[in-house]
RNA sequence: CGUUCAUCCAGAGGGGGACGAGGGACCGGCCCUGUGACUCCCCGGCAACCGGCUGACAGCCAGACACGGUGCCACUUCCGGCUUCGGGCGAAAGUCGCCCGAGGACAGAUGAUGC
Numbered sequence: 001c002g003u004u005c006a007u008c009c010a011g012a013g014g015g016g017g018a019c020g021a022g023g024g025a026c027c028g029g030c031c032c033u034g035u036g037a038c039u040c041c042c043c044g045g046c047a048a049c050c051g052g053c054u055g056a057c058a059g060c061c062a063g064a065c066a067c068g069g070u071g072c073c074a075c076u077u078c079c080g081g082c083u084u085c086g087g088g089c090g091a092a093a094g095u096c097g098c099c100c101g102a103g104g105a106c107a108g109a110u111g112a113u114g115c
Stems, first nucleotide, its partner, number of pairs: 001114001004112005013043001015042004022032003026081004044073003049069003053063003077107001082104009
């Protein structure tokens, strides 16, 4: 950079230091934030994608560990955004709009892979 695959309702800090105004990707909501957010470093922790180990000689697969590489530790990826189905409401009806529920996508994040 973003080709492919997998996962995203779980879990984990009131810790210490630095910085000093925005931040939760974007938009609309709703939240966090000078009682110092976000970001970076240290400590601690969660988890188990890749490597390592075992099943076994090898592959798929499975298992144990948490040693190495990542990742993560407010709110379901905080909710919604596009679409399908079901129910309800508005409206005389059609159409349309809103709400709730169950799916599928798009987008995003992370790991592995690829360039």

This is a predicted structure of a 115-nucleotide RNA (SAM riboswitch aptamer (S box leader)) from Microlunatus sagamiharensis. The sequence is in RNAcentral, with records from Rfam and Ribocentre. Its Rfam family is "SAM riboswitch aptamer (S box leader)". From the family's description: The SAM riboswitch is found upstream of a number of genes which code for proteins involved in methionine or cysteine biosynthesis in Gram-positive bacteria.